This is a predicted structure of a 1447-nucleotide RNA (small-subunit ribosomal RNA) from an uncultured bacterium. Rfam family: Bacterial small subunit ribosomal RNA. Rfam links the family to the GO terms structural constituent of ribosome and ribosome.

RNA sequence: GACGAACGCUGGCGGCGUGCCUAAAACAUGCAAGUCGGACGGUUCUCCUCGCAAGGGGGGGACAGUGGCGAACGGCUGAGUAACACGUGAGUGACCUACCCGUGGGUGGGGGAUAACCCUCCGAAAGGAGGGCUAAGACCGCGUACGUCCGCCGGGUUAGAACCCCGGUGGGGAAAGGCUCCGCAAGGAGUCGCCCGCGGAGGGGCUCGCGUCCCAUCAGGUAGUUGGUUUGAGGUAACGGCUCACCAAGCCUAUGACGGGUAGCUGGUCUGAGAGGAUGGCCAGCCAGACUGGGACUGAGACACGGCCCAGACUCCUACGGGAGGCAGCAGUUAGGAAUCUUGCGCAAUGGGCGAAAGCCUGACGCAGCGACGCCGCGUGGGCGAAGAAGGCCUUCGGGUCGUAAAGCCCUUUUCCGGGGGAAGAUUAUGACGGUACCCCGGGAAUAAGCCCCGGCUAACUACGUGCCAGCAGCCGCGGUAAUACGUAGGGGGCUAGCGUUGUCCGGAUUUACUGGGCGUAAAGAGCGCGCAGGCGGCCACCGCAAGUCGGUCGUGAAAUCCCUCGGCUCAACCGGGGGGCGUCGGUCGAUACUGCGGGGCUUGGAAGGCGGUAGGGGGAGAUGGAAUUCCCGGUGUAGUGGUGAAAUGCGUAGAUAUUGGGAGGAACAUCGGUGGCGAAGGCGGCCCCCUGGACCGGUACUGACGCUGAGGCGCGAAAGCGUGGGUAGCAAACGGGAUUAGAUACCCCGGUAGUCCACGCCGUAAACGAUGGGCACUUGGUGUCGCGGGUAUCGACCCCUGCGGUGCCGAAGCUAACGCAUUAAGUGCCCCGCCUGGGGAGUACGGUCGCAAGGCUGAAACUCAAAGGAAUUGACGGGGGCCCGCACAAGCGGUGGAGCAUGUGGUUCAAUUCGAAGCAACGCGAAGAACCUUACCUGGGUUUGAAGAUCAGUUGAUCAGGGGCGAAAUCCCCUUUUCCCGCAAGGGACAAUUGGUUAGGUGCUGCAUGGCUGUCGUCAGCUCGUGUCGUGAGAUGUUGGGUUAAGUCCCGCAACGAGCGCAACCCCUGCUGCUAGUUGCCAACGGUUCGGCCGGGCACUCUAGUGGGACUGCCGGUGAUAAACCGGAGGAAGGUGGGGAUGACGUCAAGUCCUCAUGGCCUUUAUGUCCAGGGCUACACACGUGCUACAAUGGCCGGUACAGAGCGUCGCGAAAACGCAAGUUCGAGCAAAUCGCUAAAAGCCGGUCUCAGUUCGGAUUGGGGUCUGCAACUCGACCCCAUGAAGCUGGAAUCGCUAGUAAUCGCGGAUCAGCACGCCGCGGUGAAUACGUUCCCGGGCCUUGUACACACCGCCCGUCACAUCACGAAAGUCGGCUGUACCAGAAGUCGGUGUUCCAACCCGCAAGGGGGGAAGCCGCCUAAGGUAUGGUCGGUAAUUGGGGUG
Repeated sequence: GACGAACGCUGGCGGCGUGCCUAAAACAUGCAAGUCGGACGGUUCUCCUCGCAAGGGGGGGACAGUGGCGAACGGCUGAGUAACACGUGAGUGACCUACCCGUGGGUGGGGGAUAACCCUCCGAAAGGAGGGCUAAGACCGCGUACGUCCGCCGGGUUAGAACCCCGGUGGGGAAAGGCUCCGCAAGGAGUCGCCCGCGGAGGGGCUCGCGUCCCAUCAGGUAGUUGGUUUGAGGUAACGGCUCACCAAGCCUAUGACGGGUAGCUGGUCUGAGAGGAUGGCCAGCCAGACUGGGACUGAGACACGGCCCAGACUCCUACGGGAGGCAGCAGUUAGGAAUCUUGCGCAAUGGGCGAAAGCCUGACGCAGCGACGCCGCGUGGGCGAAGAAGGCCUUCGGGUCGUAAAGCCCUUUUCCGGGGGAAGAUUAUGACGGUACCCCGGGAAUAAGCCCCGGCUAACUACGUGCCAGCAGCCGCGGUAAUACGUAGGGGGCUAGCGUUGUCCGGAUUUACUGGGCGUAAAGAGCGCGCAGGCGGCCACCGCAAGUCGGUCGUGAAAUCCCUCGGCUCAACCGGGGGGCGUCGGUCGAUACUGCGGGGCUUGGAAGGCGGUAGGGGGAGAUGGAAUUCCCGGUGUAGUGGUGAAAUGCGUAGAUAUUGGGAGGAACAUCGGUGGCGAAGGCGGCCCCCUGGACCGGUACUGACGCUGAGGCGCGAAAGCGUGGGUAGCAAACGGGAUUAGAUACCCCGGUAGUCCACGCCGUAAACGAUGGGCACUUGGUGUCGCGGGUAUCGACCCCUGCGGUGCCGAAGCUAACGCAUUAAGUGCCCCGCCUGGGGAGUACGGUCGCAAGGCUGAAACUCAAAGGAAUUGACGGGGGCCCGCACAAGCGGUGGAGCAUGUGGUUCAAUUCGAAGCAACGCGAAGAACCUUACCUGGGUUUGAAGAUCAGUUGAUCAGGGGCGAAAUCCCCUUUUCCCGCAAGGGACAAUUGGUUAGGUGCUGCAUGGCUGUCGUCAGCUCGUGUCGUGAGAUGUUGGGUUAAGUCCCGCAACGAGCGCAACCCCUGCUGCUAGUUGCCAACGGUUCGGCCGGGCACUCUAGUGGGACUGCCGGUGAUAAACCGGAGGAAGGUGGGGAUGACGUCAAGUCCUCAUGGCCUUUAUGUCCAGGGCUACACACGUGCUACAAUGGCCGGUACAGAGCGUCGCGAAAACGCAAGUUCGAGCAAAUCGCUAAAAGCCGGUCUCAGUUCGGAUUGGGGUCUGCAACUCGACCCCAUGAAGCUGGAAUCGCUAGUAAUCGCGGAUCAGCACGCCGCGGUGAAUACGUUCCCGGGCCUUGUACACACCGCCCGUCACAUCACGAAAGUCGGCUGUACCAGAAGUCGGUGUUCCAACCCGCAAGGGGGGAAGCCGCCUAAGGUAUGGUCGGUAAUUGGGGUG
């Protein structure tokens, strides 16, 4: 895009079309083929007439019958049919044709019957029998008859004549009348018929060329089968094996016979740019069918839809004896189905049958009805109308949008309704449609809009609801709490009386490729050769033919359809006229370039043989050689040997291994040996001989296109395997043992049988690979190597130049998706073959075929997936590689893990034990302070505009403070007390309270909606950009490489050149120093002194804290590319970043935090808010993390004594003094602090004691007594004193920190804080050990490699098993369809025979009778359905069974 459609929602009108695609299922009822009285006899009715009547004559109507024509057309259907069925073009010298047309001639004279009718009879019926009468254009002789038919003869045409034409001769063969007119009649005329011929038209039969679906998993088929020129016969309108007899043995077939499946064919129709593909409904042509099967009759025509006979199935009637029926005609019914109409009107038109005609018949047809089933047309109103009503929706609350849309005003009337007129279609007549179309008048916006869609493809976005639910979905995919994807709404997009959905076909799909594809790696080159058929094929100005090819012309290609044009319905759809177009078609004339065919010729240019030479693991067979292994015998010799990562099994004192001499046997041939050679491939390796295939080089006498490819076919074909026989040294599946391991049916070890070897025969596969079929030709090069030849040179070889053939590497153009290929093509062309067409199922099943078997070859489908795959890219990863870092390991020191306690966490418990943090990177974390508070939790008691703020309005003048009451408190109540400013006042303002309004509040949820902040990789050295260049592209380059560094640090190189974020530096502290400054700091010199820098004084020093200097690989040497840099050295307080800090790139972890804060959404609102009391966060059988104190003598205890730094202090630090054993208390100096205080530093040092003990170690726990803070230490604080004195004697597996002022060890301060520190953050004192080194563990950086990974190895993924489900295979069987063969039986019927029974016409006969001819019956051939037996094939089903798909 299309449709004979269906389904869902919706539906105003008209025109034109169209409507059982399924059950060729079954059908009630009515209708669909009759007509003619001018062929005939009659019956009956009626009219006229004659007649007294009986009756006669005439006209008309109806009826059955005889007879004629029609019924073979028209209408329906598509079952069957793969066929001369259809299409197209021919043929018929092999034929027919009623009615019609033209033409010639004829139409004489007779005969005998029979329906109807009457009578009798049978039957339920349908029907039938017998007897009797009768007519014809019915039937039958006779006569005549041409140019007709038959036989024979002659001639002509023709390629060919029994057949056509001409002539001759013999024989045979016709007929019917009716009506009208004239006439008394005979008869005549006209008309319609009838007969014999010829011709025509139209129709048909038969034959042939070409065209016409799928399966080769259908490969052979065939007995009337093939033929018999001119066999013989039958049959037909006609040819013919159509049929029969006889003879011969043929005929068809890979150019697809035979078989199976499917199917009516065509004009056309749909689609497509076309080629093509699909299709065959309506209309038209042809065919076929008429309940199923068979058969003939009649006829011009049938094997006959509305005829006959028989058989069968089914339905109906029946008196049970028998009968009747055939909608695939029009309507209609039932059934089936997703689905397909009225039991309408009319013969008015067109057409048909009959008739002389009038006319009759006609469900053909013309119309109407039903169905949006399709196409076409029209309408559902038009104009104006707001910075824009109401309402809906959204909202950032400003607004936006529906939206000029509505309302309102003006207008129109297609449609609609009412009324009026009123056709064409019809010629002189006749109109079903129809009072329709159409026209006019009136009325009034009046009667008339939906459907689908809005994530991308694809045009159209928001809100709410929902929460991987409900659902959507054509593909990709949406939905797990902010869904433009579900549902609804608003809005929007599209189409519109329709819109969507489903189904089907074509297109897109160059995705079967003729036009117009491919096969190295994506699917695809057969393992290799030989070769039949087939396809293709060198040169010539050669000759001929004209099949292909090309041109002209003639014929045909029905109509409709299609295209153009003109015309008719108001337009269109639709319809009409004219033109065009439509074939691989046929005839004829012509052309001859190319192809083809026939003939002739050519040759170092294809191919082949001959001649001369060459290389070679080419093949077959026979001999033969040495090394080695093993075994056997002997010698020497003794305890092991062998084997592995390490071992063990094994072998060995019965003498192994080792060594030596001899012997046996089998298999394989080291070195040479090579990207070297040979072969078609598989493959081929010691040496020698024999037989044998191929290749190459040289030369050019000979043949003269002899060629290439190759479906089938035939042969060869590694290894393993199989059969028979042999052989067996080594090796070695299976197997045994030893190890390894969680296991180890493996890898390793010790053994070991088939096999490996030989002969003969099978198998026929492979990553049989160059994953690259063969042949020929053409297209820049370089460099090896093998074989042969030429040239040059040489004494010669080599070298060098060069030709041919082979074999490699690198590369140009070109090709390729890329990788890559590249004269050995995957380049450019030609020829031939093979093969491919998404993945899985599956190289499976079934079938066939081969095989001894294993199995091979051929080779599907159901079902299932939205991919499977190639090449390349960037990452990530690797029990890949290279380089390099880090307390990463190693080397060291000290810890943790064991104990007690502290603290955090898990778990458990609980009314609650609030919440978060979860490997590293949660766990002394948020907590830098949980007794109340904090507090978020629990219990209970209160409260509801609320505990705070802002604002507006009203009221009040207080609030505060003090006191009292209930109560646990909060809250509430009561009492006392009480404002300020302006203004005379009223009033206003400020402030405060209270009431009301607005805004509340939430540590409720979502850190996976977020901001901010933070952790982590990681202070790692990386991460990127611009431009350029390369690549189809992803992307690469830069950033890789060579060095170097702590560093992408720097240098060099380079299709890159630059740049940014990182690194470094700039900043702070510290180490040296100058300057400035000198109190509260300092004291060298001077003075004083109570001897304390205490005082005067001073600012040199220390110090303080500002500002400078200093270090930069700057200098020297060496190494290095002369570079960067590294090493060493000098100087220096400090040396290669001096030490420390701050500083954290692009990013990763949906990392952490909604409980700091902020914030979207959701939830809550007398509660999830808020106030209060008490409790809880402090629980405790356990488990883990982080710490403290220890286990002691490098120690504990006692006494004495020395030296810091950095901080902090007025709600504070608090001196001295006094008291207390002590915590502390009393008093309160001084100090807002370089001034006073905290303040003592401790380890250390000196002296003493303890003596290895659960202790003078250790201090838990507990009892008692106190101190301090605080409203309050019960749950639940810290400290002191006395008493108590637990575990613990160095801590399993495992694990942590640290590289120098570090670890270890010692104390001091601070934040938080009323109080509470073993934690945290800082400070100084004392002060080590070790680092060979980078193999290993962990983490990281760069390069490279592999990848089937990309939520990226915590990845991906394989198979079994279990469960569910689906389709399929096998299967004892069983059921059915189709069909072959043999036989039985055989209806109807044709044909043949017979015909003793029967028979009017003609003949003989007076007759009887006979003859001729015919009939029944009977017999025979054939034969449908049926039966018996046995096969084939297809399908259904089946216990059980097999694998496969999906989850």

Model confidence (mean pLDDT): 85 of 100.